[in-house]
RNA sequence: GCCCUCGUAGCUCAAAGGAUAGAGCAGCGACCUCCUAAGUCGAAGGUUGCAGGUUCGACUCCUGCCGGGGGCA
Repeated sequence: GCCCUCGUAGCUCAAAGGAUAGAGCAGCGACCUCCUAAGUCGAAGGUUGCAGGUUCGACUCCUGCCGGGGGCA
């Protein structure tokens, strides 16, 4: 330098063009307990790596860039 693949919540991952982007764990609050842990309940947490494009509609498709992993030279 070229090719493939991945990038979504603090972490691990869903969502395979259709509407309000979800779950588990962690953290927070409440209940329980003498206190803690465990358990139960609740709320919160996201400019979907960045910038454009296509489309009525994009996490999803296209282009460029950035970063991680792999392969070829």
Model confidence (mean pLDDT): 82 of 100. The RNA shown here (transfer RNA) has 73 nucleotides and comes from an Anaerolineae bacterium. RNAcentral holds the sequence, with entries from ENA. Its Rfam family is "tRNA". It is annotated as a transfer RNA. Rfam's curators write: Transfer RNA (tRNA) molecules are approximately 80 nucleotides in length.